This is a predicted structure of a 349-nucleotide part of an RNA (small-subunit ribosomal RNA, central domain) from Gammaproteobacteria bacterium ectosymbiont of Notosacantha nishiyamai. Rfam family: Bacterial small subunit ribosomal RNA.
Context: one part of a larger RNA
RNA sequence: UUGGGCGUAAAGAGCACGUAGGUGGUUUAUUAUGUCAGAUGUGAAAUAUUUAAGCUUAACUUAAAAAAUGCAUUUGAGACUAAUGAACUAGAGUUUCAUAGAGGAAGGUGGAAUUCCAGGUGUAGCGGUGAAAUGCGUAGAUAUCUGGAGGAAUAUCAGUGGCGAAGGCGGCCUUCUGGAUGAAAACUGACACUGAGGUGCGAAAGCAUGGGGAGCAAACAGGAUUAGAUACCCUGGUAGUCCAUGCUGUAAACGAUGUCAACUUGAAGGUUGUAUUUUUAUAUUAUGGCUUUCGUAGCUAACGCGUUAAGUUGACCGCCUGGGGAGUACGACCGCAAGGUUAAAACUC
Numbered sequence: 001u002u003g004g005g006c007g008u009a010a011a012g013a014g015c016a017c018g019u020a021g022g023u024g025g026u027u028u029a030u031u032a033u034g035u036c037a038g039a040u041g042u043g044a045a046a047u048a049u050u051u052a053a054g055c056u057u058a059a060c061u062u063a064a065a066a067a068a069u070g071c072a073u074u075u076g077a078g079a080c081u082a083a084u085g086a087a088c089u090a091g092a093g094u095u096u097c098a099u100a101g102a103g104g105a106a107g108g109u110g111g112a113a114u115u116c117c118a119g120g121u122g123u124a125g126c127g128g129u130g131a132a133a134u135g136c137g138u139a140g141a142u143a144u145c146u147g148g149a150g151g152a153a154u155a156u157c158a159g160u161g162g163c164g165a166a167g168g169c170g171g172c173c174u175u176c177u178g179g180a181u182g183a184a185a186a187c188u189g190a191c192a193c194u195g196a197g198g199u200g201c202g203a204a205a206g207c208a209u210g211g212g213g214a215g216c217a218a219a220c221a222g223g224a225u226u227a228g229a230u231a232c233c234c235u236g237g238u239a240g241u242c243c244a245u246g247c248u249g250u251a252a253a254c255g256a257u258g259u260c261a262a263c264u265u266g267a268a269g270g271u272u273g274u275a276u277u278u279u280u281a282u283a284u285u286a287u288g289g290c291u292u293u294c295g296u297a298g299c300u301a302a303c304g305c306g307u308u309a310a311g312u313u314g315a316c317c318g319c320c321u322g323g324g325g326a327g328u329a330c331g332a333c334c335g336c337a338a339g340g341u342u343a344a345a346a347c348u349c
Base pairs, nucleotide, nucleotide: 003321004320005319006318007303008302012317014201015200016199017198021194022193023192025088026087027086028085029084030083031082034080035077036076037075038074039073040072041071042070049065050064051063052062053061054060091191092188093187094186095185096183097182098181099180103177104176105175106174107173108172109171110154115149116148117147118146119145120144121143125136126135162169163168206247207246208245209244210243211242215241216240220236221235222234223233258316259315260314261313262312263311266294267293268292269291270290271289272288273287274286275285277283278281298305299304322349323348324347331342332341333340334339
């Protein structure tokens, strides 16, 4: 390389949009790109193959045949593929009417709690732990009541509940806005799927500038513990956590399972539509979307998966090829930096 693979053994890119490319529904006509058939020419000889012949045989030599899967020209075929024209509606999309939702952005606003400040009451402790101590407190703390300030997060509802491509999203109200689903019709007429490069989004931490700073809390300080204790426990506490703008571009970014489509026994739920029936009930029956658990066939090394497949197939992309060296060095690109992306080899087992 071929092949075989990618839930857990190496391997699905964090996620999407989309260029080139690859692949692509039904009917019909034409053409003849691929495809198929015939003919002609060519495909040097030797070698190799087969059959004969010649040296006593063999090796060897000679002759003939076949082969040379190819290329060119030409004559046809027209199923499939392709191209062009015409048409269709089952894929895809648009319109109408509904529905559910922590989907997104901006603005406003509520209550509980912590902390702090001021005042009242009140007096000797409070706090903390396995036990203590550091710490706070007679300059009046803790506790309790009243008033105020400020920041952050939104108890209950809350749910293997919902929404989102993923990251993720949770008080309430308003404005703007994306997507999904259902029911019937009408319309467009293959407009589709995937997607190398590319572009965008992308938790936390981190970085830059300017704000903000209640609680929590890397670093740091102190007290304990201990043989030691650069920890676990305690008292403090700064970056940070929050906001705006920009950067970073990574995570066990996980379902460790790429996207799309088709087919294949079932059971019990959740959630959200529609129709139906009556007993008007979160009821029955039917039919859609999403989702959870179990499980048949089948698959799997096993565990397990099992119509939301890891079953049976198709289209396209990404990735793997013994362990270490190493996701490192060098180079390149990106970044303010931290670093990221791409990505070896020697050597060694």
The organism belongs to Gammaproteobacteria, within Bacteria. The RNAcentral record of the full RNA draws on ENA and SILVA.